[in-house]
Molecule: transfer RNA
Organism: Candidatus Sumerlaeota bacterium
RNA sequence: GGGCGUAUAGCUCAGUUGGUAGAGCAGUGGCCUUUUAAGCCAUUGGUCCCAGGUUCGAGUCCUGGUACGCCUACCA
Numbered sequence: 001g002g003g004c005g006u007a008u009a010g011c012u013c014a015g016u017u018g019g020u021a022g023a024g025c026a027g028u029g030g031c032c033u034u035u036u037a038a039g040c041c042a043u044u045g046g047u048c049c050c051a052g053g054u055u056c057g058a059g060u061c062c063u064g065g066u067a068c069g070c071c072u073a074c075c076a
Stems, first nucleotide, its partner, number of pairs: 001072007010025004019056001027043005049065005
């Protein structure tokens, strides 16, 4: 340099044919318990990597870019 993949809540990840953005864990409040842990209930938390485009409507499709990972070529 070339190719492929990934990017969504604090973390790990789903998201169906383009049609209300979710789960587990964590956090917060409460219940229970002699206390902790465990368990139960409720709840906070989102620039869907960035910038454009298409569309009535984009996390999803298209273009460019950024970061990370893998493969490969060249030089040494």